Description:
A computed fold for a 134-nucleotide RNA from an uncultured Armatimonadetes bacterium, annotated as SAM riboswitch aptamer (S box leader). It was read from a public genome assembly, where an Rfam model found it. Rfam family: SAM riboswitch aptamer (S box leader). Its family is annotated with regulation of gene expression in the Gene Ontology.
[in-house]
RNA sequence: CGCUUAUCCAGAGUGGCGGAGGGACCGGCCCGACGAUGCCACCACAACCACCGCGAAGACGGGGCUACCCGGCCUCGGCGACGCGGCAGGUGCGAAUUCCGGGCGGAGGCGACGGCCUUCGCAGAAGAUAAGAG
Numbered sequence: 001c002g003c004u005u006a007u008c009c010a011g012a013g014u015g016g017c018g019g020a021g022g023g024a025c026c027g028g029c030c031c032g033a034c035g036a037u038g039c040c041a042c043c044a045c046a047a048c049c050a051c052c053g054c055g056a057a058g059a060c061g062g063g064g065c066u067a068c069c070c071g072g073c074c075u076c077g078g079c080g081a082c083g084c085g086g087c088a089g090g091u092g093c094g095a096a097u098u099c100c101g102g103g104c105g106g107a108g109g110c111g112a113c114g115g116c117c118u119u120c121g122c123a124g125a126a127g128a129u130a131a132g133a134g
Base pairs, nucleotide, nucleotide: 001134003132004131005130006129007128008127013042014041015040016039017038021031022030023029025102026101027100028099043094045092048090049089051086052085053084054083055082058079060077061076062075063074064073065072066071098126103122104121105120106119107118108117109116110115
């Protein structure tokens, strides 16, 4: 850097540095010299991955019983999709639902007939984060 999968209406702030734009993009709407965005420290929030415990479908292996065969049953062992709980090691995260919309459709309204506005639903794109394989 792109690809795949999952999630995105929950949650959680103080101090220091610094000094002008910032909220990815476009439109809106907001935040910001009462100092934002950013960087650092501490504190929190959360629980994707890792780790631990419990349960567990299932496949595998050992032993035994039974059977003419196919097979059936019992027992033990480690593994174990998945579920629940714990922890806080690797990430993440602490304005506004990813701040809202962007595509499609329903309803209502307006129109100068090009379309526009309000609202509802669905999906995708885009973006963010994690994990995995490159």

Notes
Its mean pLDDT, the model's own confidence on a scale to 100, is 81.